[in-house]
Model confidence (mean pLDDT): 80 of 100. The RNA shown here (c-di-GMP-I riboswitch aptamer) has 76 nucleotides. The sequence was found by an Rfam model in a public genome assembly. Its Rfam family is "c-di-GMP-I riboswitch aptamer". Rfam links the family to the GO term cyclic-di-GMP binding. Rfam describes the family as follows. GEMM was predicted in a large-scale screen for bacterial structured RNA regulatory elements. Genes associated with GEMM are involved in a diverse array of functions, including chemotaxis regulation, signal transduction, secretion and chitin.
RNA sequence: AGUAUUUCUCGGCAAAACACCCGAAAGGGUGCGGCGCAAAGCUACAGGGCCUGUAAGAUGGUAGCCAGUUGUGAGU
Numbered sequence: 001a002g003u004a005u006u007u008c009u010c011g012g013c014a015a016a017a018c019a020c021c022c023g024a025a026a027g028g029g030u031g032c033g034g035c036g037c038a039a040a041g042c043u044a045c046a047g048g049g050c051c052u053g054u055a056a057g058a059u060g061g062u063a064g065c066c067a068g069u070u071g072u073g074a075g076u
Stems, first nucleotide, its partner, number of pairs: 004076004012037002018031005035064001041069003047066002049062003
């Protein structure tokens, strides 16, 4: 220095439910909430999957499915 793995949390993020709003839907935004997360940071024209929609087809979504990419204290 690289890779793998374990681990700390002052602090960070924020699932479901609920309220309001946007949307044909999936889903999204804000508030509340806290299931969880060491990349639950970022990326939806690298790619696969999934969801909605359609006679068929995404040009609609999902990064908290895999993935790509950046970063990362300590131990082994």